[in-house]
Molecule: Bacterial RNase P class A
Organism: Woeseiaceae bacterium
RNA sequence: AGAGUCGGCCAGACAACCGCCGGUCAAGCGUAAGGCUCGGCCGGAGGAAAGUCCGGGCUCCAUCAGGCAGGGCGCCAGGUAACGCCUGGAGGACGCGAGUCCAUGGAAAGUGCCGCAGAAAACAUACCGCCUAAGCGCAUUGCGCCGGCAAGGGUGAAAAGGUGCGGUAAGAGCGCACCGCACGCGUGGUAACACGCCGUGGCAGGGUAAACCCCGCCUGGAGCAAGACCAAAUAGGGGAGCAUGCGCGCAUCGCGUGCAGCGUGCCUGAACGCGCUCCCGGGUAGGUCGCUAGAGGCAGCCGGCGACGGCUGUCCCAGAUGAAUGGUUGUCCACGACAGAACCCGGCUUACGGCCGGCUCUUUCU
Numbered sequence: 001a002g003a004g005u006c007g008g009c010c011a012g013a014c015a016a017c018c019g020c021c022g023g024u025c026a027a028g029c030g031u032a033a034g035g036c037u038c039g040g041c042c043g044g045a046g047g048a049a050a051g052u053c054c055g056g057g058c059u060c061c062a063u064c065a066g067g068c069a070g071g072g073c074g075c076c077a078g079g080u081a082a083c084g085c086c087u088g089g090a091g092g093a094c095g096c097g098a099g100u101c102c103a104u105g106g107a108a109a110g111u112g113c114c115g116c117a118g119a120a121a122a123c124a125u126a127c128c129g130c131c132u133a134a135g136c137g138c139a140u141u142g143c144g145c146c147g148g149c150a151a152g153g154g155u156g157a158a159a160a161g162g163u164g165c166g167g168u169a170a171g172a173g174c175g176c177a178c179c180g181c182a183c184g185c186g187u188g189g190u191a192a193c194a195c196g197c198c199g200u201g202g203c204a205g206g207g208u209a210a211a212c213c214c215c216g217c218c219u220g221g222a223g224c225a226a227g228a229c230c231a232a233a234u235a236g237g238g239g240a241g242c243a244u245g246c247g248c249g250c251a252u253c254g255c256g257u258g259c260a261g262c263g264u265g266c267c268u269g270a271a272c273g274c275g276c277u278c279c280c281g282g283g284u285a286g287g288u289c290g291c292u293a294g295a296g297g298c299a300g301c302c303g304g305c306g307a308c309g310g311c312u313g314u315c316c317c318a319g320a321u322g323a324a325u326g327g328u329u330g331u332c333c334a335c336g337a338c339a340g341a342a343c344c345c346g347g348c349u350u351a352c353g354g355c356c357g358g359c360u361c362u363u364u365c366u
Base pairs, nucleotide, nucleotide: 001362002361003360004359005358006357007356008355009354010353012332013331014330015329016328017327018326020044021043022042023041024040025039027037028036029035046338050349051348053347054346055345056344057343058223059222060221061220063270064269065268066267067266068265070219071218072217073216074215075089076088077087078086079085090104091102092101093100094099105214106213110212111211112208113207114206127153128152129149130148131147135145136144137143138142161179162178163177164176165175166174180203181201182200183199184197185196186195187194188193227289228288229287230286237280238279239278240277241276242275244260245259246258247257248256249255250254261274262273263272296315297314298313299312300311301310302309303308
């Protein structure tokens, strides 16, 4: 100097004038409630507010226990309110490296799938080929039938584990040595796992579970257009179907109780309830709450490899509702990308301009 990789910060700034929204103070006016006028002070979009992919807080409905179904996750150990997230580690893959990535339990429970090519893709198979030992026929060597083989070649991503030696008619874990694989033992580690062993065994042919499945853990439903309140208005409307029967007591109507029936995603037990479903038509278009003080922000110290936790101090930092921050002028410069909250928070993913720093590699000079 160039290339790469990991992380942090900012997201135009300042001033003036006019204009918006919220809060607060003071004065005056008014409404069923909300409010209105004038003035002062304070505050007012994001790191992603996006996607709506996850997890919760909160609200309402459901009934409690056990199980099933459905759904989610899937190496180990931690963090967290929780998670499919984050941190650290193990294993695997990519990279010269700094680093990055991972639907990472089980294929020896079962079922399915692996196109084309190839003899054959699994209880395997014989296209080219090797042998002809044993048996039969012909026969000089040999040839044919029958028989043996999967070691060599070919096809393919993958073809009964690899290399070598022995053995055989020719071969083959058929036997042996080493490697691989499975199991066992020892050491280290919380563990995933790693290393070791003149240990045992000739040994389930491979892949695929992001195929069905098996195993382990988790899991009610709906959502702020949730839900609550005030005021007002209408047609306390019309139709169809299903479902409640029996007995007893009090008792005019009716009420209570027992059995049975029905209802809650399904089953069992208990508990609770006695109505449920559909269609047509009408009214409500107003206002308030929910609505922002939080699993909150910032700073310092302590603990931890880290995610994060604890302690102390300090701050209040949007609550709109056809939807608030806009317009004008001036100055500065790094000339400003992607882009606007709508109940809130923790994540992930996607979009994107600039500044700063750590580390790695290459080249040159000293």